This is a predicted structure of a 338-nucleotide part of an RNA (large-subunit ribosomal RNA, domain IV) from a Schleiferiaceae bacterium.

Context: one part of a larger RNA
RNA sequence: UUACUGUUAAGGAACUCGGCAAAAUAGCUCCGUAACUUCGGGAGAAGGAGUGCCUAUGGCGUGCAAGCGCUUAUAGGUUGCAAUAAAAUGGCCCAAUCGACUGUUUAGCAAAAACACAGGGCUCUGCAAACUCGUAAGAGGAAGUAUAGAGUCUGACGCCUGCCCAGUGCUGGAAGGUUAACAGGAAAGGUUAUUCUUCGGAAGAAGCUUUGAAUCGAAGCCCCAGUAAACGGCGGCCGUAACUAUAACGGUCCUAAGGUAGCGAAAUACCUUGUCGGGUAAGUUCCGACCUGCAUGAAUGGCGUAACGAAUUGGGCGCUGUCUUGAUGGUAAACUCA
Repeated sequence: UUACUGUUAAGGAACUCGGCAAAAUAGCUCCGUAACUUCGGGAGAAGGAGUGCCUAUGGCGUGCAAGCGCUUAUAGGUUGCAAUAAAAUGGCCCAAUCGACUGUUUAGCAAAAACACAGGGCUCUGCAAACUCGUAAGAGGAAGUAUAGAGUCUGACGCCUGCCCAGUGCUGGAAGGUUAACAGGAAAGGUUAUUCUUCGGAAGAAGCUUUGAAUCGAAGCCCCAGUAAACGGCGGCCGUAACUAUAACGGUCCUAAGGUAGCGAAAUACCUUGUCGGGUAAGUUCCGACCUGCAUGAAUGGCGUAACGAAUUGGGCGCUGUCUUGAUGGUAAACUCA
C1' cells in the first nucleotide's frame, strides 16, 4: 500500500448523480394502531411495555390417592452494564408517476413502465367449417360444432368512449362504361390449273397456306351504397361589451369533419429554471394550481383508482466512518531470509 473484517471522540448525509455502501430494526407476549378502501384490506401500520433464573399459589388432563404430564397467570425473591445477553432474525413514514394484481422476459451488460393476464370489442367460420402445414395423399383445428373454433385490437375494477365514410381497406349492389381467352369470320397476302400476251410478262378459280375487321364475351376496374373498439383524420383570418383587458356574439374562406368529455409545462411543453403557491436559510428536481396544449385526448383507449412492485421520482424520522478527517486493531499478501 492492497483485499477481507472489527472499533471510533464531537457532529450526523455536511458525502454523492443518487444515503451507493454500511449502520440501524429484528424473536415471542401484552397494549395500541390513521388516511383511504373494491369492506377483503391497509396492518407486523405507526407507537409503547415486558422478556433470565429461583420460590410459592393457581389452571387443565390422568389417577381412588400419592403422584406424573401440560400450561402459562399472579405474587415474592435474586444476578448482571445488558436476559430473543451467542447465532439466526422486518428499518419505518409521507407524496407522486407507470403498470390493476400473482406471473413471464433479453442463458452470458437491460427484470422494467416491456410481455402475459382475467375482463371488453370487432371480424371470419353451418362442419368435407373458417384457418394452418403439405406438390399431393393427408394431418392439425377436433374424436370439437357458434356458450365452439380462428384472427386482430384493448387490458382488473369505476365513470366513460364524442364528430368525420372525402382518401385507403373491407362488405354489399348491379343499370351503364371499359375489359381476356374462346367463338366469329368481313377482308387481304402467298402459291398456281388455266387464260391472255406486244413473248418481256399480266390476270388468276378451286385447294393448301399466312394474317385477320365487325360482332359475342366473366370477374376485376370505373360506378352506387354501407362500415371507424377498420387504416386513419378531427382548420384559418377579421371584428365586437360604458377604464383596460378579454370575447358569450358576428362576418368570411376552406373542409369528409373541424378535437366533445376529460386531463394538461405532463414518461408528451420548443420557448422554459413558464407564472403563482408549498416544502428548504438557500430547490433547473418534487408537490398543488393556472392554460399561452411548439406537437394532449377518448379500446393506436381517456380520466380516476384500494391492494400489489428487488420499478421510477421527491421529502421526512431513526441510524450510521458516506462525509468533516482522520485514527487504531485482526487476518492474508506485498518486503527480507531459508
Notes
Model confidence (mean pLDDT): 86 of 100. The RNAcentral record of the full RNA draws on ENA. Its Rfam family is "Bacterial large subunit ribosomal RNA". Its Rfam clan is "LSU clan".